[in-house]
C1' cells in the first nucleotide's frame, strides 16, 4: 500500500416518538437503534426528492406544467482525510 477477525478500544445512528426551524424535500436536539469498516468531510458527474418565488395553461381560485432555488455523503462514481491490526 492494499486488505477487513464471532478481536480490542472506541465511534455512529434507519424506521419511530418528542420539541423547534423551514413553504416543503429536510435540518438541529433529545429518546430511540436498523444497521455501517469511512454511515467522517465535501453537492464535481449521474441519480432521487421538494419546488414558497417566477413563467405558462385555467375569467378568480383550487388544481396542473415548467422552473430560479433548495436538499439528499445512509444512492451510485469520482475527490480529501482518518482509528486499530488477526488472516490473506
Nucleotide at each position: 500500500a492494499c486488505c477487513g477477525a464471532c478481536a480490542a478500544a472506541g465511534g455512529u445512528a434507519a424506521a419511530c416518538c418528542u420539541g423547534u426551524u423551514g413553504a416543503a424535500a429536510a435540518a438541529c436536539a433529545g429518546g430511540g437503534g436498523c444497521g455501517c469498516a469511512a454511515a467522517g468531510c465535501a453537492a464535481a458527474g449521474g441519480g432521487u426528492c421538494u419546488a414558497a418565488a417566477g413563467c405558462g395553461g385555467a375569467a378568480c381560485a383550487a388544481c396542473c406544467g415548467c422552473c430560479a432555488a433548495g436538499a439528499c455523503a445512509g444512492c451510485c462514481u469520482g475527490g480529501c482525510u482518518a482509528c486499530c491490526g488477526a488472516a490473506a
c-di-GMP-I-GGC riboswitch aptamer from a Bacillota bacterium, 88 nucleotides, folded computationally. The sequence was found by an Rfam model in a public genome assembly. The model forms 95% of the base pairs in the Rfam consensus. Model confidence (mean pLDDT): 87 of 100.